[in-house]
């Protein structure tokens, strides 16, 4: 480097996906904040739990 056998491979964490990593759950773990006249209106942050890229919306610049 090849080949054969054995053993692994779970979910989740306010909007896609991929890696690490941390933390939670065993049918739960999960389903954001504020503020008012509070089963309703009306505003405010985010694609991340965290960190790297990747995609999607937007805005500005520059060819």
């Nucleotide at each position: 480097c090849u080949a054969u056998u054995c053993u692994g491979a779970g979910g989740c964490g306010a909007u896609g996906g991929a890696g690490c990593u941390c933390g939670c759950c065993g049918a739960a773990a999960g389903u954001g904040c504020c503020g008012g006249u509070u089963u309703u209106c009306g505003g405010c942050u985010a694609a991340u739990g965290g960190c790297u890229c990747c995609u999607c919306a937007u805005a500005a610049g520059c060819c």